[in-house]
Glycine riboswitch aptamer from Marinobacterium sediminicola, 100 nucleotides, folded computationally. The sequence was found by an Rfam model in a public genome assembly. It matches the Rfam family "Glycine riboswitch aptamer". Rfam describes the family as follows. This family represents the bacterial glycine riboswitch. Gene Ontology term of the family: glycine biosynthetic process. Model confidence (mean pLDDT): 76 of 100.
């Protein structure tokens, strides 16, 4: 200098579940705001687990104890008409750091 990975931002594509009910604003409208409650969703974030590893003992035992992954589960957060959001993916393009 190029490249791969990761970052970073734009563009494209991107599922899932209730246009719930009550009060009050604000409106005069099915849509917004803000409380309460009941049903639901998992793909913004976040929580948890496995085998390997690694320690550990009067016990050697699938025994104890740490570390460790998801799109798996949890459903705190969020979200259940449109808009917005949105994991991830595709093609391109910034910086900047490393290895060589």
């Nucleotide at each position: 200098a190029a490249c791969a990975c990761g970052u970073c931002g734009a563009c494209u594509g991107g599922a899932g579940a209730g246009a719930g009910g009550c009060u009050g604003g604000a409106u005069c409208c099915u849509a917004c705001c803000a409380g309460c409650c009941c049903a639901c969703c998992g793909a913004a974030g976040g929580g948890g687990c496995a085998a390997u590893g690694c320690g550990g003992c009067a016990u050697c035992g699938a025994c104890c104890g740490c570390u460790c992954a998801a799109a798996c589960u949890c459903u705190c957060a969020g979200g259940u008409a449109a808009c917005c959001g949105g994991a991830c993916a595709g093609a391109g393009g910034g910086a900047g750091a490393g290895g060589c």